The prediction has a mean pLDDT of 76. Predicted 3D model of a 380-nucleotide RNA (Bacterial RNase P class A) from an uncultured Acidimicrobiales bacterium. The sequence was found by an Rfam model in a public genome assembly. Rfam family: Bacterial RNase P class A. From the family's description: Ribonuclease P (RNase P) is a ubiquitous endoribonuclease, found in archaea, bacteria and eukarya as well as chloroplasts and mitochondria.
Formats: sequence, structure tokens, C1' cells
RNA sequence: UGAGUUGGCCGGGUCUUCGCGGCAUCGGUGUCUUCGGAUGCUGGUGUCGAGGAAAGUCGGGGCUCCACAGAACACAGUGCUGGCUAACAGCCAGUCGAGGUGACUCGCAGGAAAGUGCCACAGAGAACAAACCGCCGAUGGGCCGGGCAACCGGUCACAGGUAAGGGUGAAACGGUGCGGUAAGAGCGCACCAGCAUCCGAGGCAACUCGGAUGGCUCGGUAAACCCCAUUGGGAGCAAGACCAAGUGCGAGAGAUGGGCUGUUCGCCCCGGACUCUUCGGAGGACGUCUCUCCAGGUAGGUCGCUGAGAUGGAUGAUGACCGAACGGAUGCUGGCAACGGCACCGGGAACAAAACCCCGCUUAUAGGCCAACUCACCCC
Repeated sequence: UGAGUUGGCCGGGUCUUCGCGGCAUCGGUGUCUUCGGAUGCUGGUGUCGAGGAAAGUCGGGGCUCCACAGAACACAGUGCUGGCUAACAGCCAGUCGAGGUGACUCGCAGGAAAGUGCCACAGAGAACAAACCGCCGAUGGGCCGGGCAACCGGUCACAGGUAAGGGUGAAACGGUGCGGUAAGAGCGCACCAGCAUCCGAGGCAACUCGGAUGGCUCGGUAAACCCCAUUGGGAGCAAGACCAAGUGCGAGAGAUGGGCUGUUCGCCCCGGACUCUUCGGAGGACGUCUCUCCAGGUAGGUCGCUGAGAUGGAUGAUGACCGAACGGAUGCUGGCAACGGCACCGGGAACAAAACCCCGCUUAUAGGCCAACUCACCCC
């Protein structure tokens, strides 16, 4: 000087004018009233008024209501270790695995050696392996030759043996070598790799290092069932609490229908279970109307509710000045150059706005600043 990694911070500013919401205070004015008060509208002044994510509403807690003997089962969540926290699937530190030259980053990281299932296409075979090509054909068999015979030699590739080699595949049942064999094979041995068991050392632990023994060599998949460990009541501020019109239900009291007339009087017509009756009629629940009252509770209101706190949802608009990024074929200037510094001109700021609160996570974000560290090149 260039390219990077990690962590942290900022993320437009000042003022003018006009507005908006909450609260306090001083006024104006209306409605209701049991005259105590209650409740609106409005003006002045003061003061406060969005974010790092207010977003997604994903995890957890507070708060509220409902439910709740105990245990088991079912269902769901979590899943390396230790710690932090009110709690968490979060954070910190570590372990293991993967990636990067490195700083460092990423990980849905228990069990596949308990059982079941699945593994496309290709391939003979996809899991207590399999025989397509290849190799062998010891053993058994056929044929030919030799031999008195026992048997020997050759040949066929029929039975059979074989996982070394070829080929398929993401994956083919450890690797190399020697021995061994008819040909082969952990069949035997040496070394290497892995696994299991045991021992020792370190670490709280996950785990790491070392040693011994065993031919043990066991595929992948659990964001397939499952197994193991562990945790878990439900709903959510439209929770919930209080006040409470109208209508209707219920209780009580009073009146009693219809027509003619504006009303009274008057006239005419007329429901009704049942009871009484001197049989002429009388009373009358119910029904209808009016008034009063109790309870629950709808509309509505208040609280819940906040150092912003709405409940159609305020936090805005306008103008001036300043202004980062960025652009410039301009001037001065440093440098061999790439390129840079100062001035001047232009330019004019990302993602995005609370709605009960808090702790986290995730996602979006123009641009800038700071610190530590890594790699490459150059100079001393």
C1' cells in the first nucleotide's frame, strides 16, 4: 500500500411559520343536576412526544382469566459439555465435525453394534451379500489315451468352487505386501486404518493422549418409524375488571275492549276459563295498556395503559441555512506512476414508524467512524 476477518458505535443537523396528541395550569362557554356536583367544546402559557430494528410475531417471562387429587399412557417440544439467566430453541466459554493459506466461519451435533422400513437410475448382486464377464474345476461326472490291475495322463466346462481382476453405481462388505491355494479368500502372518473391551494419564465434563487384548472389519438413512434422556395444563390486553341505555324476561300497582265525536257526557256493538245467581244478571284470572322496581347484561363508557400511550389510531407540513455519500472534461499542489490532498461547481440521505410491558432471535438497512487481528507485496 492492497485484500480481508471479528467486535463496537453513528445512521442527517439547527432555526422560522403553521399544525397534531398527552399532561399541568390560567381563562371563555354549553348541557344535565338530587344544587353537592357531573360532563363536553374551546383559547393562552408551560412541558413531553418513535426505532436500531418500532418490522416478522418465532422462542421465553411478567400480567389476566379458565382448569387442576395421584400415577401411567397418548401427543408435542428439546437433544455434544460446563456455566449465565426470571426463563428460553437465547448468551458466554469449550469439545467434536466441516470449510478457509490465515485471522476466522458454519453445524437440526444422542442412538444405525435393540428392532422394523427405505436406498431412484444403472448393475448379476444394495445388506445374516451377490456369480454377468473372468479365474479354477481340487472333489464328483462324461469322453479319449496308457496300464493285467490299483491307478495315471489329457480333455470337456455338466455339477461345483471362487469376491483376486473387469464392469455398474452416490455407495459393492478394510488397505499394501508375503505366504497359502485347483483358483481364491483375514484363510495365516507383518505393517497401516477403523471398531470393541480393558488399563493408565489429563480435563468438572463433552473429550483428548498413550498402552494392551480381540481378525472384530459391522454400508447409508432417525428434518423414516422407533429407542434413550429430559421438559410440557389451556387461552390471551379483542386477556380481564367496573359502570351501564334501549328492547325483552321476571315482580308489583293501577286501568280495562271496539265504533260514532277534537274532548267530556251520551249512544251503539262486543272476547273470556272459572265462580255466584232470585236465571234478569253480577264478579272475573287471562289478555291489552300505563307506571314503578330487582337481577343479569348488549350497545356505549371507564379502568387495565406506561417518563409517547392513541382506540379511526398524534409524533406532521412548509421555508431558510448547513450538510455525508456520490459526480466534475475546472484551478493549485504531492508523486516516476497508479493515485491522492486543498479549493471551486453540481448533488442532497438507507431500511423503516409504536399500540399491555420486558428479555431474546430472525429479517431489512445508502453510507460513515473506531479498535483488535490475518494474508500478500514493498521499504528500513